[in-house]
This is a predicted structure of a 1389-nucleotide RNA (small-subunit ribosomal RNA) from an uncultured bacterium. Its Rfam family is "Bacterial small subunit ribosomal RNA". Its family is annotated with structural constituent of ribosome and ribosome in the Gene Ontology.

RNA sequence: AGAGUUUGAUCCUGGCUCAGGAUGAACGCUGGCGGCGUGCUUAACACAUGCAAGUCGAACGAAGCGAUUUGGCGGAAGUUUUCGGAUGGAAGCUAGAUUGACUGAGUGGCGGACGGGUGAGUAACGCGUGGGUAACCUGCCUCACACUGGGGGACAACAGUUAGAAAUGACUGCUAAUACCGCAUAAGCGCACAGGACCGCAUGGUCUGGUGUGAAAAACUCCGGUGGUGUGAGAUGGACCCGCGUUUGAUUAGCUAGUUGGUGGGGUAACGGCCUACCAAGGCGACGAUCAAUAGCCGACCUGAGAGGGUGACCGGCCACAUUGGGACGGAGACACGGCCCAAACUCCUACGGGAGGCAGCAGUGGGGAAUAUUGCACAAUGGGGGAAACCCUGAUGCAGCGACGCCGCGUGAGUGAAGAAGUAUUUCGGUAUGUAAAGCUCUAUCAGCAGGGAAGAAAAUGACGGUACCUGACUAAGAAGCCCCGGCUAACUACGUGCCAGCAGCCGCGGUAAUACGUAGGGGGCAAGCGUUAUCCGGAAUGACUGGGUGUAAAGGGUGCGCAGGUGGUUUGGUAAGUCAGAUGUGAAAAUCCAGGGCUCAACCUUGGAACUGCAUUUGAAACUAUCAAACUAGAGUACAGGAGAGGUAAGCGGAAUUCCUAGUGUAGCGGUGAAAUGCGUAGAUAUUAGGAGGAACACCAGUGGCGAAGGCGGCUUACUGGACUGAAACUGACACUGAGGCACGAAAGCGUGGGGAGCAAACAGGAUUAGAUACCCUGGUAGUCCACGCCGUAAACGAUGAAUACUAGGUGUCGGGGUCGAAAAGACUUCGGUGCCGCAGCAAACGCAAUAAGUAUUCCACCUGGGGAGUACGUUCGCAAGAAUGAAACUCAAAGGAAUUGACGGGGACCCGCACAAGCGGUGGAGCAUGUGGUUUAAUUCGAAGCAACGCGAAGAACCUUACCAAGUCUUGACAUCCAACUGACCAGUAGAGUAAUGUCUACCUUUCUUCGGAACAGUUGAGACAGGUGGUGCAUGGUUGUCGUCAGCUCGUGUCGUGAGAUGUUUGGUUAAGUCCAAUAACGAGCGCAACCCUCAUCUUUAGUUGCUAACAUUAAGUUGAGAACUCUAAAGAUACUGCCAGCGUAAGCUGGAGGAAGAUGGGGAUGACGUCAAAUCAUCAUGCCCCUUACAUCUAGGGCUACAGGCGUGCUACAAUGGCCAGUACAACGAGUGGCAACACAGUGAUGUGAAGCAAAUCUCUUAAAGCUGGUCCCAGUCCGGAUUAGAGUCUGCAACUCGACUCUAUGAAGUUGGAAUCGCUAGUAAUCCCGAAUCAGAAUGUCGGGGUGAAUACGUUCCCGGGUGUUGCACACACCGCCCGUCA
Repeated sequence: AGAGUUUGAUCCUGGCUCAGGAUGAACGCUGGCGGCGUGCUUAACACAUGCAAGUCGAACGAAGCGAUUUGGCGGAAGUUUUCGGAUGGAAGCUAGAUUGACUGAGUGGCGGACGGGUGAGUAACGCGUGGGUAACCUGCCUCACACUGGGGGACAACAGUUAGAAAUGACUGCUAAUACCGCAUAAGCGCACAGGACCGCAUGGUCUGGUGUGAAAAACUCCGGUGGUGUGAGAUGGACCCGCGUUUGAUUAGCUAGUUGGUGGGGUAACGGCCUACCAAGGCGACGAUCAAUAGCCGACCUGAGAGGGUGACCGGCCACAUUGGGACGGAGACACGGCCCAAACUCCUACGGGAGGCAGCAGUGGGGAAUAUUGCACAAUGGGGGAAACCCUGAUGCAGCGACGCCGCGUGAGUGAAGAAGUAUUUCGGUAUGUAAAGCUCUAUCAGCAGGGAAGAAAAUGACGGUACCUGACUAAGAAGCCCCGGCUAACUACGUGCCAGCAGCCGCGGUAAUACGUAGGGGGCAAGCGUUAUCCGGAAUGACUGGGUGUAAAGGGUGCGCAGGUGGUUUGGUAAGUCAGAUGUGAAAAUCCAGGGCUCAACCUUGGAACUGCAUUUGAAACUAUCAAACUAGAGUACAGGAGAGGUAAGCGGAAUUCCUAGUGUAGCGGUGAAAUGCGUAGAUAUUAGGAGGAACACCAGUGGCGAAGGCGGCUUACUGGACUGAAACUGACACUGAGGCACGAAAGCGUGGGGAGCAAACAGGAUUAGAUACCCUGGUAGUCCACGCCGUAAACGAUGAAUACUAGGUGUCGGGGUCGAAAAGACUUCGGUGCCGCAGCAAACGCAAUAAGUAUUCCACCUGGGGAGUACGUUCGCAAGAAUGAAACUCAAAGGAAUUGACGGGGACCCGCACAAGCGGUGGAGCAUGUGGUUUAAUUCGAAGCAACGCGAAGAACCUUACCAAGUCUUGACAUCCAACUGACCAGUAGAGUAAUGUCUACCUUUCUUCGGAACAGUUGAGACAGGUGGUGCAUGGUUGUCGUCAGCUCGUGUCGUGAGAUGUUUGGUUAAGUCCAAUAACGAGCGCAACCCUCAUCUUUAGUUGCUAACAUUAAGUUGAGAACUCUAAAGAUACUGCCAGCGUAAGCUGGAGGAAGAUGGGGAUGACGUCAAAUCAUCAUGCCCCUUACAUCUAGGGCUACAGGCGUGCUACAAUGGCCAGUACAACGAGUGGCAACACAGUGAUGUGAAGCAAAUCUCUUAAAGCUGGUCCCAGUCCGGAUUAGAGUCUGCAACUCGACUCUAUGAAGUUGGAAUCGCUAGUAAUCCCGAAUCAGAAUGUCGGGGUGAAUACGUUCCCGGGUGUUGCACACACCGCCCGUCA
């Protein structure tokens, strides 16, 4: 920093999408360790249980407990004994005193207003920022001053009685205090009254002294102190007020009654309608009131180059709330989360009478949800409450636990290692990749695990964390890698599977049998303890544009003017200092960010210092600009004066032409209308024509990209009233100007209302035509309406698709209205102001284009736009009589919609040109019979292909078997054919004979190898196993090759240059000319290539050479060029020549055209071969080749039979005819191309004939096929279904062939069908052509009316290019590009 996507391609506009970063996240797959953070975003939903606010005995009384001590009662163990006793005095009980760092309740004090949670409400002085309080309060704390004297009466606790289930009380009696209440004192304080000094922005404040009046205190002590009261000051914390800022909606425009202000009173810590009584009628609002919706605000966080945009988790400041709503109490402080009272909902207890409760504290539970943790440890630290203190309390806090939720760090090993192992994937089978990767060898130990030591955090003691951080040792490469992607964007490719299926997809899109896009695998790319997906935000997006966009045609200029508010504003001077600029001061909390350091091994993280916080306020200055005040000016604007131009407006009057109607005359059969008609009018007299009259509407010519008007718009003439612009001169005013949201006015046509009018025209409607239909176009009629007056409507492609104003920026040329100079005048020339056009430079623009009348360069103001559709629709509101107008969405849906230009294709657009394209002609087809092909039908099969031209006598230059691919039946399975291996044999083949079959296959017999170093080898056969053979099976839309077609049409391109942002253009266009992009001239083009032409073959003329098998003029000869002879001619076949617009005349710049001469031939001489770039997914997998798929005892192979030859009907291509330009009979003349040994066959004989028998010649200029026919001569037929025509059928034959039944050709005899020139329609042909007549050949055993060739006879017509068809070149339109067989609209399904 950009990229993809609209098109055949291009440029632009414009949306959609992607690459980046982020998160309190969630989901999928996976998961080694540690540090630091972080964790209910949803139900301000409901909560079991435990804990989260207590403390003080140094304020107080009583009780209990313990200890010490005294007295009393009591009398044990032990000692002694003469056993009678004596002594001893413990435990225990009781009373008093003293004492305790003991216990819990009560009175009392302080604290429960902090700390902790949540974001429901709130659009607000709530928050942020900066100020104010001369309108205020402040416990504990600090400082200062002054005090702490003397009294009194109660209430809890406690005891007794008593109510109740309980919670909780009630009554009687006793008692203490730092609890409560008087009295005294008063430095100072409060209040009231009058005074002085000083000060302030107003109310007022400060200081000072006078009089009157009011209110205090508590003790305890270890004698060190700790408390208490009053006053003042400070600090801290709070309260109130103000400036500025703080979301969206006008489809929310009016809101407000304590409302706004005043006076008196009350209330508060304090000001205040805060409350109240009275008085006034105000207050807020387009600078957005009110209403509705949404929302805690900020420091900050995310993103961004910034400006901005989004967010308000954690941490910090403020606010609000504590189940919902309301209320106050006491207190320094609350209208109070773990206080009280009331009401409500919910839950719980109950003896039913009544009570108890509030996790949005920490854990935890249920619920909701995609989703969010432990009913942990400790007060050791930091802080908080109480206490003199010890100490107690503290789910604040410090720690630990759980979660990859985030950030950061580390590891999962390092070196060496080519037999490039194995495996896997792929392969052109050679290899390649995985890959130094592994294995192997040598090392190391961070983390985890084991063992030992062991902190700091703690100032004397005291450590939850924790045997934690950290250190050391031994030990094993062991315990530790996944996720996404690989068509383009976007780094990374192959194979298989699938076959528009399954699926993918962020956008474009991929998948219909060779998918780098689906799934899997191998390989690769990226990130990594994570990786992807989803959601949301910013960016990219200059796609709401302040920085930084637009509006002629892409979305977008209001239909036009006037004009309030607002915004902006000419020249000069002076003042002020609001904006502006500069300095200083205060503030802008901390944290965060950035910079420089420091501490955890580094980093994240923590920490120190600095910068920054772009803001606000105060203050001191400056005075250029804006503003403001004052004074002036005249260039903007306006007024007055003098002129001329004009369809400018309104009203009244007048005029002629024309249409229609009425009356009268003339006149007679039609008129009218159309592409053609009909409806209609007309013998009751139309149309036409003449005269008179009526009525309405519109104003020919002039008339003009002429005039006027703001726009809509305005057109006969005259008059009246009236608006504006322009020119001149320079008298007056002195910035009075521009624009203009709302508002007001005007506003074509149609339409509406009331009343007139109504000739013509004419929606609706009727009829006639057209048409498949025709609710249309055409025709005949015809009503609203069109006209007038008044009133509505308020819209148009209301357009220059271009808002208004001002200034500036090359020219040229018209035209309208004025002025000036020159010209005696006119004509005219020059110049100037205002309008209206065209061309054009710079500049602008995506291009088209605009270009002093800007879409250029600038300024000011207004309006409008932000993808297409939905939709200018719905709802709401305003306006309207209505029709409707104005304002004006969303859901949903698409990846485009669009502008300009380019190249093609197309047009029942236009221009030019060509072609047997039409026309002019000749002959056909379509009708008949037959032949042949095809569709269809049939069939066991009727094999397959070809399908408009460009399939259909086509593949097929020839289906009886074969061919043959089809059908039914049968045979065979390494195969009918090829290669390789093993074993055996010596043959195999051919021939002969036999068996067997429908036939092939099969079997038997006879016959039977080569070389050799004798080992064997070659060859052949048989058998066997598999690799394989084989396929006319599929795909011509996987292909090669070949072919058709446009079209033998004149086109198709390239290099360099130039033009264009580009696709592209130019060249190749234009004017001529040509068969031709053939040539010439012009020309930003100059050249070149493939095509055209020429070079090639053939025919036509001549020359030379050569004369056999060909020829014969002269000579001789014959039946005959038969023979001698000849080389002249014809002919043959080789080499040459000839023709080039070369010559002449005319025209033309030239190219060339027209005519002529000569010439065998004249303008490419005739014909052929030759087919540019490309089009049709044209044809062919069945000529051949070939990828992939499919079959493999069959979809291969072989055999005999059948079929391809079927047959109501349709179509194509042909043959023969319908006759006299003919048929038949007889006679008679003249070719060329070709073919021939498995052949052509003379000739002779036989047969009516097809043909047969015999047979010469000929591998051919020699022989044969081979008689050419039409023609000519003569005869006959006489217009008939015939002496035309020959189908069909019967009989008899010939030939080919193993074989003519299905299914051949030919001959003879007999039979003698349709057909008398063919509807609509349609084909060929321009000269040796059409037409007509025969001949030959290929294929082939046989089998042409087909095909390919040959010659004979031999025409007619072409004015011309309007039309049909096809083609070529410019041009034009286009919403087509699969390209008009396109695209696309509506209805129905």